[in-house]
Molecule: transfer RNA
Organism: marine sediment metagenome
RNA sequence: GGACCUAUAGUCUAGUGGCAAAACGACUCGCUUACAUCGAGUAGUCCCAAGUUCGAUUCUUGGUAGGUCCA
Numbered sequence: 001g002g003a004c005c006u007a008u009a010g011u012c013u014a015g016u017g018g019c020a021a022a023a024c025g026a027c028u029c030g031c032u033u034a035c036a037u038c039g040a041g042u043a044g045u046c047c048c049a050a051g052u053u054c055g056a057u058u059c060u061u062g063g064u065a066g067g068u069c070c071a
Base pairs, nucleotide, nucleotide: 001070002069003068004067005066006065007064010024011023013021018054026042027041028040029039030038047063048062049061050060051059
């Protein structure tokens, strides 16, 4: 320098145009003498910008960051 892939909650990961989600974690309540386990609940998220569309996490373009390969 070139090609390709990825970016969603604190972590990991689903979600192929119409309500953003599971697990673990955090917090609250219950249970317990207490802790743990267990049960119930709460908060928390689409990398940035533009475009298409009635409607974008999703499609397109550019950017940023990370990764793989070639030179």